The RNA shown here (TPP riboswitch aptamer (THI element)) has 109 nucleotides. The sequence was found by an Rfam model in a public genome assembly. Its mean pLDDT, the model's own confidence on a scale to 100, is 77.
RNA sequence: UUCUCAUCCCCGGGGGGCCGCGCGAGCGGCUGAGAGGCGGCUGUGACGGCCGCGACCCGCUGAACCUGAUCCGGUUGAUACCGGCGGAGGGAGGGAGCGGCUUUUCACC
Numbered sequence: 001u002u003c004u005c006a007u008c009c010c011c012g013g014g015g016g017g018c019c020g021c022g023c024g025a026g027c028g029g030c031u032g033a034g035a036g037g038c039g040g041c042u043g044u045g046a047c048g049g050c051c052g053c054g055a056c057c058c059g060c061u062g063a064a065c066c067u068g069a070u071c072c073g074g075u076u077g078a079u080a081c082c083g084g085c086g087g088a089g090g091g092a093g094g095g096a097g098c099g100g101c102u103u104u105u106c107a108c109c
Base pairs, nucleotide, nucleotide: 003100004099005097007096008095009094010093011059012058013057014056017030018029019028020027021026037053038052039051040050041049042048065090066089067088071084072083073082074081
């Protein structure tokens, strides 16, 4: 110096579904890592929307997540799940650095 890399720091990306009763709030159930926890602003009679923070997952070795897609087949109460579409198209990373390996230079034997 290069590569690799435990670890650390900073930064970034993402989703919040389904079923029953109920206008709703809410209650109960399912899957999942997570099914919107807290605060603020704002709208509605009520459901809502936006912003910040948090939990969780993911950051190119990228199936986290989005698109196709209100997709196709199986399955389920429904989502979930399995297979297809499909390794299709997109998708968010920098720094420090223990150790290891390689190379070069210098000194000594």